[in-house]
RNA sequence: GGGGGUGUAGCUCAGCUGGUAGAGCGCUUCGGUCGCAUCGAAGAAGUCGAGGGUUCGAGUCCCUUCACCUCCA
Numbered sequence: 001g002g003g004g005g006u007g008u009a010g011c012u013c014a015g016c017u018g019g020u021a022g023a024g025c026g027c028u029u030c031g032g033u034c035g036c037a038u039c040g041a042a043g044a045a046g047u048c049g050a051g052g053g054u055u056c057g058a059g060u061c062c063c064u065u066c067a068c069c070u071c072c073a
Base pairs, nucleotide, nucleotide: 001072002071003070004069005068006067007066010025011024012023013022019056027043028042029041030040031039049065050064051063052062053061
């Protein structure tokens, strides 16, 4: 330098054919316990890496770009 892949909640990851952004763990509060853990209930937490385009509508399609992984040279 070129090819491919990944990027979504604090962490690990889903998200089908473009149509209300989710799960587990973690965190907060409450219940429960003498207390802790386990357990139960409720809740908070998101610029879907960034910018632009297409569309009535984009996490999803197109372009550019950034970071990381990998292959070739």
Molecule: transfer RNA
Organism: Actinomycetes bacterium